A computed fold for a 74-nucleotide RNA from a Fidelibacterota bacterium, annotated as transfer RNA.
Its mean pLDDT, the model's own confidence on a scale to 100, is 80.
NCBI's taxonomy places the organism under Bacteria, Pseudomonadati, Fidelibacterota.
[in-house]
RNA sequence: UGGGGCAUAGUAUAAUGGUAGUACACCUGGUUUUGGUCCAGGCAGUCGGGGUUCAAAUCCCUGUGCCCCAGCCA
Numbered sequence: 001u002g003g004g005g006c007a008u009a010g011u012a013u014a015a016u017g018g019u020a021g022u023a024c025a026c027c028u029g030g031u032u033u034u035g036g037u038c039c040a041g042g043c044a045g046u047c048g049g050g051g052u053u054c055a056a057a058u059c060c061c062u063g064u065g066c067c068c069c070a071g072c073c074a
Base pairs, nucleotide, nucleotide: 001070002069003068004067005066006065007064010024011023012022013021018054026042027041028040029039030038047063048062049061050060051059
C1' cells in the first nucleotide's frame, strides 16, 4: 500500500429493516453461625460522522480501531 473480515453492557454472545435480548460479572434483599451455593429484584450496551427509509444494530458512503492474507522497504 492492496484485498477480506470484525466492532452491541465490565466480559461473552443473540436480534428477518419493526419493543435491543440472554448468560456471567456487579449491586440490593432473602436463605445461612459466616462465606459459597440457591432464590427474588436491580444496574448497564449497538465505535464516530453522514445518507436511504414511515422505521436502521441490520442497507449505503466515509472515518477510526482490531484481526487475517498479499505486497513494498530495511